[in-house]
RNA sequence: GAUUGUUACGGGAAUGGAGUCUCCCGCAAACCGCCGAUCAGGCUGAUGACUCCUGCCAUUCG
Numbered sequence: 001g002a003u004u005g006u007u008a009c010g011g012g013a014a015u016g017g018a019g020u021c022u023c024c025c026g027c028a029a030a031c032c033g034c035c036g037a038u039c040a041g042g043c044u045g046a047u048g049a050c051u052c053c054u055g056c057c058a059u060u061c062g
Stems, first nucleotide, its partner, number of pairs: 009026005016053006033043003
């Protein structure tokens, strides 16, 4: 100096916040939803999963 592994740490998982768990990535990468001619236009969800909060939508009651 290079490579590999482990640990620690940091970052990420289609729109907000917190906790827990899982997975992925680590000096560039993980990541940046789907249908459609990928043009026009259209569709689902605030989660990777669970719980809570906030926002949004639908229904019912006061």